A computed fold for a 74-nucleotide RNA from Aureobasidium subglaciale EXF-2481, annotated as transfer RNA.
Rfam family: tRNA. Gene Ontology term of the family: triplet codon-amino acid adaptor activity.
The coordinates come from a structure-prediction model, not an experiment, and the mean pLDDT is 81.

RNA sequence: GGUUCUGUGGUGUAGUUGGUUAUCACUUCUGUCUAACACACAGGCGGUCCUGAGUUCGAGCCUCAGCGGAAUCA
Numbered sequence: 001g002g003u004u005c006u007g008u009g010g011u012g013u014a015g016u017u018g019g020u021u022a023u024c025a026c027u028u029c030u031g032u033c034u035a036a037c038a039c040a041c042a043g044g045c046g047g048u049c050c051u052g053a054g055u056u057c058g059a060g061c062c063u064c065a066g067c068g069g070a071a072u073c074a
Base pairs, nucleotide, nucleotide: 001073002072003071004070005069006068007067010026011025012024019057028044029043030042031041032040050066051065052064053063054062
């Protein structure tokens, strides 16, 4: 340098043929429980879905460019 894949809360992850509230687990916070801790249970916070533009009535999803990462070829 070429090709292919990939980017979603702090971490990991689901998201179907584009469809109106973006899912779950862990973590974290509060409460119940306990002498206290842990476990368990109940509830909450936390995402401009990598960036920008385009297509569309509508984009996490499609297209283009850029940036980061991985694999492979040279």